[in-house]
């Protein structure tokens, strides 16, 4: 210098003017005005996991169903997260990936291709025998070779054989049983068995472990006006008919009476025709307050730990809210792009564009996932060149 691996960080800066939200202080009777201070993110996002908090249920335990998780050991409030390790796979390597329990508990499935896909199987080939018109045909053996497939009944080599075959042998692989090391997953020896009996459990299932439900529109408190409910007080509750009821009474109709149609009279229409007024009580609604940010917090430092992380000490207070403030303009600087000129080809000068991502808290934390222009730092790997 080139190519790469892993981890961390930033993600426009400064100034002026105008504007917005919270808190607080001052002036003002109030409306309002002025000052100070604070005001988004690494993902605030998706709402996918795990918790806090709140209410309901159980106020205990168990079973079943359903859902989730799944190598081992740690971390944590907890986790499907993180760290360290084990096993398998990929890469020359730094390093990366794995839904990584069980396939002799049972059921099911294995497309296409292929002769054969699960009590294995003979298409080509090879070998033996028979026949032959000498091209071949038939019967049998054979899983070593070819071909098909994601997968063809351990692998390599030798012996053996008509040709072959764990048929026999060596090494590798595998099953079973000890031993040794390790907390453990597991690893390494040893012995033994020639060892047909595959794969799929993000198919049912089996085993082990975990899980009550709903969510801040949770929930708690205050609480009008109007309407409706109840108690008490005052006043009023006339007449006729019909029906029901033993009755107190109830229901329906008509009339008197009352009200409206600006006022009065007459005629008509409509409503009402048994309540009305006052006062007190309790429930709900609108609305308001709390929940609501000093916490699994952040920064610095020391100790323990390989690490995730834990502990001590010191310091800081860091948006709050409601359908929702955190913005705009100008100047300048940085970066990028375009144009023109100059150039010693490294760049320099002038002008323009606005280009500076993804994206906006809404009860709060811990994670995961996804989006992200551009840039910086550290550690490491493989090359190449120079000394």
């Nucleotide at each position: 210098c080139c190519a790469g691996a892993c981890g961390g960080c930033c993600g426009g800066g400064c100034g002026a003017u105008c504007g917005c939200g919270g808190u607080u202080c001052c002036c003002g009777c109030a409306a309002g005005g002025g000052g100070a201070u604070c005001g988004a993110g690494g993902a605030a996002a998706g709402u996918c996991c795990g918790g806090g908090c709140u209410c309901c249920a159980c106020c205990a335990c168990g079973a079943c169903a359903u859902g989730g998780c799944g190598g081992c050991g740690g971390g944590u409030a907890a986790c499907a997260c993180c760290c360290g390790c084990c096993g398998g796979g990929g890469g020359c390597g730094a390093c990366c990936c794995c839904a990584g329990g069980g396939a002799u508990a049972g059921c099911g499935c294995c497309a296409c291709a292929g002769a054969a896909a699960g009590c294995a199987a003979a298409c080509c080939g090879c070998c033996u025998c028979u026949c032959u018109c000498c091209g071949g045909a038939g019967a049998g053996g054979u899983a070593a070779g070819g071909g098909u497939g994601a997968a063809a009944g351990g692998g390599u080599g030798g012996g053996g054989u008509a040709a072959g075959a764990g048929c026999c042998c060596a090494c590798c692989g595998g099953g079973c049983g000890g031993c040794u090391g390790g907390u453990g997953a597991c690893a390494g020896g040893c012995g033994u068995c020639g060892c047909a009996u595959g794969g799929c459990a993000a198919g049912c299932c089996c085993c082990g472990c975990c899980a009550g439900g709903a969510g801040c529109a949770a929930g708690a408190c205050c609480g009008a006006a109007u309407a409706g409910g109840g108690g008490c007080c005052g006043u009023g509750c006339g007449c006729c008919c019909g029906c029901c009821g033993c009755g107190a009474g109830g229901c329906g109709g008509g009339c008197a009476g009352g009200g409206c149609u600006g006022u009065c009279g007459u005629a008509g229409g409509c409503c009402u025709g048994a309540g009305c007024g006052g006062u007190c009580c309790g429930g709900g609604u609108a609305g308001g307050u709390c929940g609501c940010g000093a916490g699994a917090a952040c920064c610095g430092u020391c100790c323990c730990g390989c690490g995730a992380g834990g502990g001590g000490c010191g310091g800081u207070c860091c948006a709050g809210a409601g359908g929702a403030a955190u913005g705009a303009u100008c100047g300048u600087c940085g970066c990028g792009c375009c144009c023109g000129g100059c150039u010693u080809c490294g760049g320099c000068c002038g002008g323009g564009c606005g280009g500076c991502a993804c994206a906006g808290a809404a009860c709060c934390c811990g994670g995961c996932u996804u989006a992200c222009a551009g840039g910086c730092c550290g550690u490491c790997u493989g090359g190449u060149c120079u000394u």

The prediction has a mean pLDDT of 77.
A computed fold for a 387-nucleotide RNA from a Pseudomonadota bacterium, annotated as Bacterial RNase P class A.
NCBI's taxonomy places the organism under Bacteria, Pseudomonadati, Pseudomonadota.
It is recorded under the gene name rnpB.
Rfam family: Bacterial RNase P class A. By type it is a ribozyme.